[in-house]
Molecule: transfer RNA
Organism: Candidatus Woesearchaeota archaeon
RNA sequence: GGGCUUGUAGCUCAACUGGUAGAGCGUUGCCCUUGCAAGGCGGAGGCUCUGGGUUCGAGUCCCAGCAAGUCCA
Numbered sequence: 001g002g003g004c005u006u007g008u009a010g011c012u013c014a015a016c017u018g019g020u021a022g023a024g025c026g027u028u029g030c031c032c033u034u035g036c037a038a039g040g041c042g043g044a045g046g047c048u049c050u051g052g053g054u055u056c057g058a059g060u061c062c063c064a065g066c067a068a069g070u071c072c073a
Stems, first nucleotide, its partner, number of pairs: 001072007010025004019056001027043005049065005
């Protein structure tokens, strides 16, 4: 320098052919217990790496960056 893959909640990952962004773990409140753990029922937490474009509508498609991984040189 070139190719490919990835970038979404604190962490690990989903989101079907473009149509109101979810799960597990963690965190937090309550229940249960003499108490703790386990268990049960709830809550909070994300303008989806950045900037443009297409579209009635973009996490999803297109372009340019940035970052990480990997291969080639």